Predicted 3D model of a 74-nucleotide RNA (transfer RNA) from Howella latifrons. Rfam family: tRNA. It is annotated as a transfer RNA. The prediction has a mean pLDDT of 80. NCBI's taxonomy places the organism under Eukaryota, Florideophyceae, Rhodymeniophycidae, Halymeniaceae, Howella. RNAcentral holds the sequence, with entries from ENA.
[in-house]
C1' cells in the first nucleotide's frame, strides 16, 4: 500500500431479506421475603445503535467518507 471483520445500555451481547415502542443476561436503585444476611421474587432507571453525509414515505439495518480495534497479504 491492498483486502476483510467488528463497533448497539456500566459489562457481555441478540437483532443486518428496511416497517408496528430497540431486546436479553449480568450489574445498579427500590420493594417483597428473612430474626439477620445470602439466595429467591417483583418493579424501575439506563441506548442520540462509533462519526458525518446520502438513498427512501420509513434506516441499528442499504450506500459513501472518516475514526478506533483486530486479522490476512505484498
Nucleotide at each position: 500500500g491492498g483486502g476483510c471483520u467488528a463497533u448497539u445500555a456500566g459489562c457481555u451481547u441478540a437483532g443486518u431479506u428496511g416497517g408496528u415502542u430497540a431486546g436479553a443476561g449480568c450489574g445498579u436503585a427500590c420493594c417483597c421475603c428473612u430474626g439477620a444476611u445470602a439466595a429467591g421474587g417483583g418493579u424501575a432507571a439506563g441506548g442520540u445503535c462509533c462519526u458525518u453525509g446520502g438513498u427512501u414515505c420509513a434506516a441499528a439495518u442499504c450506500c459513501a467518507u472518516g475514526a478506533u480495534a483486530g486479522c490476512c497479504u505484498a